[in-house]
RNA sequence: AUACAUGCAAGUCGAACGAGGCGCUUUUUGUAGCAAUACGAGGAGCGUCCUAGUGGCGAACGGGUGAGUAACGCGUGGGUGACCUGCCCCAAAGUGUGGGAUAACAGUCCGAAAGGAUUGCUAAUACCGCAUGUGGUCGCUGAGUUUAGAAGUUAGCGACUAAAGCAGCAAUGCGCUUUGGGAGGGACCUGCGUCCCAUCAGCUAGUUGGUAAGGUAACGGCUUACCAAGGCGACGACGGGUAGGGGACCUGAGAGGGUGGCCCCCCACUGGGACUGAGACACUGCCCAGACUCCUACGGGAGGCUGCAGUCGAGAAUCUUUCGCAAUGCCCGAAAGGGUGACGAAGCGACGCCGCGUGCGGGAAGAAGGCCUUCGGGUUGUAAACCGCUGUCGGGAGUUAGGAAGUGCAAGGAUGUUAAUAGCGUUCUUGCUUGACUAAGGCUCCGGAGGAAGCCACGGCUAACUCUGUGCCAGCAGCCGCGGUAAUACGUAGGGGGCAAGCGUUGUCCGGAAUUAUUGGGCGUAAAGAGCACGUAGGCGGCCUUGCAAGUCAGUUGUGAAAGCCUUCCGCUUAACGGAAGAACGGCAUCUGAUACUACAGGGCUUGAGUACGGGAGGGGAGAGUGGAACUUCUGGUGGAGCGGUGAAAUGCGUAGAUAUCAGAAGGAACGCCGGCGGCGAAAGCGGCUCUCUGGCCCGUAACUGACGCUGAGUGUGCGAAAGCUAGGGGAGCAAACGGGAUUAGAUACCCCGGUAGUCCUAGCCGUAAACGAUGGGCACUAGGUAGAGGGGUUUUGAUUAUCUCUCUGCCGGAGCUAACGCAUUAAGUGCCCCGCCUGGGAGUACGGCCGCAAGGCUAAAACUCAAAAGAAUUGACGGGGGCUCGCACAAGCGGUGGAGCAUGUGGCUUAAUUCGAUGCAACGCGAAGAACCUUACCGGGGUUUGACAUGGUAGAAGUAGGAGCCCGAAAGGGUAACGAACGGUAUCCAGUCCGUGACUAUCACAGGUGUUGCAUGGCUGUCGUCAGCUCGUGUCGUGAGACGUUGGGUUAAGUCCCCUAACGAGCGAAACCCUUGUCUUUAGUUGCUAACGGGUAAUGCUGAGCACUUUAGAGAGACUGCCGUCGUUAAGACGGAGGAAGGUGGGGACGACGUCAAGUCAUCAUGGCCCUUAUGUCCCGGGCUGCACACGUGCUACAAUGGUCGGUACAAAGGGAUGCUAAGUCGCGAGAUGGUGCGAAACCUAUAAAGCCGAUCUCAGUUCAGAUUGGAGGCUGAAACUCGCCUCCAUGAAGUUGGAAUCGCUAGUAAUCGCGGAUCAGCUACGCCGCGGUGAAUAUGUUCCCGAGCCUUGUACACACCGCCCGUCAAGCCACCCAAGCAAGAUGCACCCAAAAUCGCCUGCCUAACCCGUAAGGGAGGGAAGUGCCUAAGGUGUGUUUUGUGAGGAGGACUA
Repeated sequence: AUACAUGCAAGUCGAACGAGGCGCUUUUUGUAGCAAUACGAGGAGCGUCCUAGUGGCGAACGGGUGAGUAACGCGUGGGUGACCUGCCCCAAAGUGUGGGAUAACAGUCCGAAAGGAUUGCUAAUACCGCAUGUGGUCGCUGAGUUUAGAAGUUAGCGACUAAAGCAGCAAUGCGCUUUGGGAGGGACCUGCGUCCCAUCAGCUAGUUGGUAAGGUAACGGCUUACCAAGGCGACGACGGGUAGGGGACCUGAGAGGGUGGCCCCCCACUGGGACUGAGACACUGCCCAGACUCCUACGGGAGGCUGCAGUCGAGAAUCUUUCGCAAUGCCCGAAAGGGUGACGAAGCGACGCCGCGUGCGGGAAGAAGGCCUUCGGGUUGUAAACCGCUGUCGGGAGUUAGGAAGUGCAAGGAUGUUAAUAGCGUUCUUGCUUGACUAAGGCUCCGGAGGAAGCCACGGCUAACUCUGUGCCAGCAGCCGCGGUAAUACGUAGGGGGCAAGCGUUGUCCGGAAUUAUUGGGCGUAAAGAGCACGUAGGCGGCCUUGCAAGUCAGUUGUGAAAGCCUUCCGCUUAACGGAAGAACGGCAUCUGAUACUACAGGGCUUGAGUACGGGAGGGGAGAGUGGAACUUCUGGUGGAGCGGUGAAAUGCGUAGAUAUCAGAAGGAACGCCGGCGGCGAAAGCGGCUCUCUGGCCCGUAACUGACGCUGAGUGUGCGAAAGCUAGGGGAGCAAACGGGAUUAGAUACCCCGGUAGUCCUAGCCGUAAACGAUGGGCACUAGGUAGAGGGGUUUUGAUUAUCUCUCUGCCGGAGCUAACGCAUUAAGUGCCCCGCCUGGGAGUACGGCCGCAAGGCUAAAACUCAAAAGAAUUGACGGGGGCUCGCACAAGCGGUGGAGCAUGUGGCUUAAUUCGAUGCAACGCGAAGAACCUUACCGGGGUUUGACAUGGUAGAAGUAGGAGCCCGAAAGGGUAACGAACGGUAUCCAGUCCGUGACUAUCACAGGUGUUGCAUGGCUGUCGUCAGCUCGUGUCGUGAGACGUUGGGUUAAGUCCCCUAACGAGCGAAACCCUUGUCUUUAGUUGCUAACGGGUAAUGCUGAGCACUUUAGAGAGACUGCCGUCGUUAAGACGGAGGAAGGUGGGGACGACGUCAAGUCAUCAUGGCCCUUAUGUCCCGGGCUGCACACGUGCUACAAUGGUCGGUACAAAGGGAUGCUAAGUCGCGAGAUGGUGCGAAACCUAUAAAGCCGAUCUCAGUUCAGAUUGGAGGCUGAAACUCGCCUCCAUGAAGUUGGAAUCGCUAGUAAUCGCGGAUCAGCUACGCCGCGGUGAAUAUGUUCCCGAGCCUUGUACACACCGCCCGUCAAGCCACCCAAGCAAGAUGCACCCAAAAUCGCCUGCCUAACCCGUAAGGGAGGGAAGUGCCUAAGGUGUGUUUUGUGAGGAGGACUA
């Protein structure tokens, strides 16, 4: 491992060789010149050097990359008696004599080039012949050794087989040849280890073996011929996918998991091939083919950076076209030396690791600024400033080590050679000589805090908090989750936190994760036991004994490269880094030993297992036969109108005689009672009776065998409910589908009437179920109690009883286990063995395979998607669940509403405005206990701006503040202006002369807001609900949430009380205490009262008097189931009774637990935040809140005779009253007016109470009912009654004749009905509200139902809690996958065609120096070219397999609101 421009990365040797060039010396000579000298030609010698060539060595190392490879590729341990090895080391022997060529070179020629052809000359350490043969190879013969064996050793004989010179005066050195050995390197074989997929299960013809030959360095089917038919595979062959392997590295407690830079392997543009060589099938060699690029004169050529740099491209992303061979190493050389992108260095990059700095000490007026603030302050913070120091790094100046060892040269010494002290060789000493990096490092001096801090995060996990902006927007986010106006979660700021020349993000790996569990998990209900059995392989296996030594254990030896990790020591100023030593390297092999256990081999045993014999129970299975009841149909009889069916009906059947009933016949299916959590079976399953065949089980005996056993993968085999399928029968009843009738909004259902497959039988298939005990099989052990079924033993004369024991089936329960529920000798306990299976949805689906007639079954994924899915238990809530019990909840009653008119509130509409709020119950005669103005918040218009109101600062000002009158104006307001001040102090004769305060003016802070948010709040209120509940402490139980207490049995209005009780107590509620009313006593009698006494009147407590009574208002008493009886548990209590004014909380009120509704209220008030500030503040006038097609709520008045009208007449309570209530009297039909007495009120007034009672009249009608509406005339309040008040009189006289569906209130002094008073208030819309008294009922058998509530219990997939949750289709969008006519691309098998280069073989008409014959010519041997055969890359054709992409259309799935 895409393609590559350019440069470099492998050369070297002249001491192997020839030639050429250059330089020097010498010599000969020509020309010029007087000469020096210059130019030129030739010979000899020397020399270093250069060039191409012959020749040698190297180029197979070093360097790069990881494409391929699942393989003896790698790792580890062995083997080669089956092998090779250049250079290097050791040893032995040798190096004789000849020959022919050829490159270079020169000439000629071809070509654009690359290159080539031919003629001629020449050398060698190039090539060849012969000789010699220590040796070596082969053959033959003999000997002995070893081995499983082929081998190897040794003795003899025969054949074959070598060589090269160079340097030097020489010595000698370097070479050459043959052989043996060594070291190092390589080759081959082999045990073991080495990823995923079985939806890859069968693969293989050179395949497996043999014989022979060939080939190789060597064994081998490595190749060929012949023979045989083998070889591999669930211990995973073959196929597919992925991947270089190891030492090691990261992580981890470890076991593991992940990764692979120095060692090994493979590759070199892609594919094939050989040559040369010791070594290659050769990265910078060759040949061929292919793709690509370049050159070309178009004929042909050239190339291969996965070497170092560098370029394009691709990509999220990865550097300089640097310096040097100084060092280390390699190649060549005798050496000097040359070469070396190996290497050494520098450069770039915070990419990593390590070290250092950016200062240190003092310094509080806690400066300024920033930020926050409760406005007091806090914080930044000793931080800064300021003062005093130090001097690292950076800067400047100077100085100086180390990496250098050698080699060579020179001089000197020793030594060898030699005649030689010369020269040469060896060696020692001294001197000189070698640095790319590099002036970078070290050291000294100068100078001066100067030049040097960022990044992330601050909701929890997780260290670190506030402000502000934003307002489900913008955005954040690893998970949970933040953001919808008060965001510690977004953005910014301040502050604090973390790390630091880095910080944060992203990606990847391990960890945490016991979350694949060997260490170290599970399968009743969470995911998970196969429907059941038989059985193969495999796994596991009783007691005793002998042997062996495979496993196992102990020790020895070898190996486990180095580096790395670890320990110790050492070297760089430290560290990182480096060096040394040690330890370790779990492993493998070898030898020796041990024998308990396992395995193996032998022998034995009986308890496991089986057999035998004697008994026993049974719906076990198969076949054949048979029985009664019921049913239906048919025949006949009787009979005569219905039957049948349902919640109620209808369809249906029936006068052609049903149903009913009697007799007879036929048919099919199922077997009542017995019958039982009883029996049998492996499960599915099995039920009338009889017979035949047959399986298993239990008990007893202990005769026989002697471990024969257990489990059981894949695969195999069998059985296997119901439904379904095939063929043939059968078909009574029942009954999918279907038809009809009902029900219903609909009703493809539930109900009814019919009815076909089917259900039944025979033969075959299917093979699944909530096939469940949701619990695999086997063995052993571990408290009990009780019941049932089948046997046996003991006891007894026997039965019964009692007791013991084996097997089976249930229940309860302890330890133990379990998340809990629960299980508990029939385990889900404690152990052992074997098998099956296990993580939301998609999905038991798709694809593939196998099976099936089909339906379908078995096996079985992924993409995608979600932050869960699930279990058990808890508390609540809910239920058209259950039990118990309450409430005017229903029922029983009385009266209403809903219909009418009017009043009033609301919605809606309208409007300039119709101010705002309240909105199911729990808004709607509500806030509002009084909207004509005011109120008033709304609208229009007109004004005003420190303001209508508060506080403070500064400044100003004496005719100042105030201000009649006048002018403008609707008013507010604006203007003018007579008059005209106050307080304190000081000074002074006095005086406003001075200062200050108040007030004023101006200005600044601020005021003001019924503007917004009740979902930021306080307070207050409503509601459940006067319902009986809600909790706590301690204790106990539970892993826990929680439970118990508070449940249960009674009782109560009540969690009221009693009893029981793992509870014992307590609190908030209930009750009681408080107010009122009902009775009595007492105290006190005026304004109250009047019994007795006196007086008086027409009459009256009018008066004296009294306080008895009534009454008033203080204090007490009284009622407690206290007493009696019955019932009850001897209780609580209930019922009845007595007494009592009152009887079982006497009636009524106030009082409202924990909490719920984000209930209501920012417009009572208060208040955070936000908003307005000549206006959203404030003042004034007018209007509006009263508007009207409509709708609703709440009321009033009625519809009449229990009434209306008229006349007469009786009896209250509780209130109110001073700008008030108002008397008598008078006027007016009346409202009212007038009047002015009394009363701050037990005194006076309001004030006639009304219904009632006694009479009269009306006589059932739109009326003598009803009173709306309208007209007229008045009265009252008030500046003012038009919008928009109330009242009176006269006239008018509407709707309405008791109200649809529906709905409200009330249980006793209550409902109903009647009037009276009060608050607010000038007046009034009041028929409202709050009170007062008068008259005064009916009904409650009861709790089935509606509504609400309480307690217990049950189910739950709900917890925003049933107004919950949630399923499916359809519609829309989006995403991934599947199917699909096909289409495209890749990989690969088989067959055939063509066939390059090359090896090998064949061939030799062509060519040919060395050797042989020959005088020669020529011939031979050998070689070569060409040709040809086998094989074969690439290519082509055909046909399969497989992968990926795409595909009209189709199917299902996920997500979104």

Predicted 3D model of a 1457-nucleotide RNA (small-subunit ribosomal RNA) from an uncultured anaerobic ammonium-oxidizing bacterium. Its mean pLDDT, the model's own confidence on a scale to 100, is 82. It matches the Rfam family "Bacterial small subunit ribosomal RNA". Gene Ontology terms of the family: structural constituent of ribosome and ribosome. RNAcentral holds the sequence, with entries from ENA.